[in-house]
Molecule: transfer RNA
Organism: Promethearchaeota archaeon
RNA sequence: GGGCGUGUGGUUUAGCUCGGUUAUAACAUCGCGCUUACACCGCGAGGGUCCCCAGUUCAAUUCUGGGCACGCCCA
Numbered sequence: 001g002g003g004c005g006u007g008u009g010g011u012u013u014a015g016c017u018c019g020g021u022u023a024u025a026a027c028a029u030c031g032c033g034c035u036u037a038c039a040c041c042g043c044g045a046g047g048g049u050c051c052c053c054a055g056u057u058c059a060a061u062u063c064u065g066g067g068c069a070c071g072c073c074c075a
């Protein structure tokens, strides 16, 4: 330098192929219950400008273009 893939709460991740009401779950965090207390367990709560910019559209996490980061392959 060229090709391909990935990017979503603190971490991991579903949803993207087929655009559509308030973006999913687990762990973690916080509160309550339980316990002498802690842990486990049960119930509940908060936490995301869906990597960035632009385009298409009535409407974009999803489609298109460019960029950034990471990974793999080729040179």
Base pairs, nucleotide, nucleotide: 001074002073003072004071005070006069007068010027011026012025020058029045030044031043032042033041051067052066053065054064055063